[in-house]
SAM riboswitch aptamer (S box leader) from Algoriphagus mannitolivorans DSM 15301, 99 nucleotides, folded computationally. The model forms 97% of the base pairs in the Rfam consensus. The organism belongs to Algoriphagus mannitolivorans, within Bacteria.

């Protein structure tokens, strides 16, 4: 690389550096020189794993714009007739186990 499994409508930002893109391909819609993205520091959120009888939050991850930002595939389907809304899948992210 890949496999299995659980979760994904909640929650949580400041500073320094950098300097033009970023939000998954595409479409939409957003964020961004009032400095995004990224890196580092500090702080916080959370409770997957370890720890603890437990309260917990000490350790290992993770996370801190927008539901995984929305759609994309399939099924159902209101209404004013193309598609409100719903369900599932695929893909993705994170944890744990395997490899």
């Nucleotide at each position: 690389a890949g496999c299995u499994u659980a979760u994904c409508g909640a929650g949580a930002a400041a500073g320094a550096c950098c300097g033009a893109g970023g939000g998954a391909a595409g479409g939409g819609c957003c964020c961004u020189a009032u400095g995004a993205c990224g890196u580092c520091u500090u702080a916080g959120c959370a409770a997957c794993c370890u720890g603890g009888u437990g309260a917990c939050a000490a350790g290992g991850u993770g996370c801190u714009a927008a539901c995984u930002c929305c759609c994309g595939u399939u099924c159902c389907g209101a209404a004013u007739a193309u598609g409100a809304g719903g369900a599932a899948a695929a893909a993705g992210a994170u944890g744990a186990g395997c490899g």
The prediction has a mean pLDDT of 84. Rfam family: SAM riboswitch aptamer (S box leader). Rfam links the family to the GO term regulation of gene expression.